[in-house]
């Protein structure tokens, strides 16, 4: 230099172009216990707001579409192959 693949919460990972983050792990709170472990229940992306709620969020920037994590283009990072 060329070709291919991957990129989603703290983490592993789901999601047919139609409610983004299911289901786990972890964390936090609670129950149980003399206490703990195990088990069970609840919460768990960000910003603003007393709250209801609103807005933003899938590596970055664009595009297509009524609608994009998903399709297209460029770039970035990582992995693999070729030279």
């Nucleotide at each position: 230099g060329c070709c291919g693949g991957u990129g989603u919460g703290a983490u592993g990972g789901a999601a047919u172009g139609g409610u983004a983050g299911a289901c786990g792990u972890g964390a936090c709170g609670g129950a149980c216990u003399c206490a703990a472990a195990a088990u069970c229940c609840g919460u768990u992306g960000g910003u603003g707001g007393c709250a209801a709620c609103a807005c933003c969020g899938u590596g970055u920037g664009g595009g297509u579409u009524c609608g994009a994590g998903u399709c297209c283009c460029a770039c970035c990072a990582c992995c693999g192959g070729c030279a």
The RNA shown here (transfer RNA) has 83 nucleotides and comes from an Oscillospiraceae bacterium. It matches the Rfam family "tRNA". By type it is a transfer RNA. Lineage of the source: Bacteria > Bacillati > Clostridia > Eubacteriales > Oscillospiraceae. Model confidence (mean pLDDT): 81 of 100. The sequence was found in a public genome assembly.